[in-house]
A computed fold for a 71-nucleotide RNA from a Chloroflexota bacterium, annotated as transfer RNA. Its mean pLDDT, the model's own confidence on a scale to 100, is 82. The RNAcentral record of the sequence draws on ENA and MGnify. It matches the Rfam family "tRNA". Gene Ontology term of the family: triplet codon-amino acid adaptor activity. Rfam's curators write: Transfer RNA (tRNA) molecules are approximately 80 nucleotides in length. It is annotated as a transfer RNA.

């Protein structure tokens, strides 16, 4: 310094242009002699800026970190 690949709830993951998806974790009920077991329910996130689109985690540029490869 090129080239690829990545960034999504507290954590881990899914989503090839129309409602973000489960998991663990948390918060409230229920059961229970207790609950750290079982159950119902909730809150909770697209890395940042700009485009294109009616509509963008998702397509385009720019940038910041990360992982790899080459010099």
């Nucleotide at each position: 310094u090129g080239c690829g690949g990545g960034a999504u709830g507290g954590u881990c993951u899914a989503g090839u242009g129309g409602u973000a998806u489960g998991a663990c974790g948390c918060u409230c009920g229920u059961c229970u002699c207790u609950g750290g077991a079982a159950u119902g329910a909730g809150a909770a996130a697209c890395c940042g800026a700009g485009g294109u689109u009616c509509g963008a985690a998702u397509c385009c540029u720019c940038g910041u970190c990360c992982c790899g490869c080459a010099a």